[in-house]
RNA sequence: GCCGGCGUAGCUCAGUGGUAGAGCAGGACUUUUGUAAAGUUCAGGCCGUCAGUUCGAUCCUGACCGCCGGCU
Numbered sequence: 001g002c003c004g005g006c007g008u009a010g011c012u013c014a015g016u017g018g019u020a021g022a023g024c025a026g027g028a029c030u031u032u033u034g035u036a037a038a039g040u041u042c043a044g045g046c047c048g049u050c051a052g053u054u055c056g057a058u059c060c061u062g063a064c065c066g067c068c069g070g071c072u
């Protein structure tokens, strides 16, 4: 330098056009003599950035940024 994949909650990941979810982690509560475990509930996101298409974009298109891999 060229090609490909990925970027969503603190972490691991879903979600393939119509107001974004789960598990774990965190807070509160219930249960227990107490702890652990279990259960209920709450909070946590302008979906990497900037443009474009569209009535409408996490999703489609382009550029850029970052990470990973391959080729040279």
Base pairs, nucleotide, nucleotide: 001071002070003069004068005067006066007065010024011023012022013021018055026042027041028040029039030038048064049063050062051061052060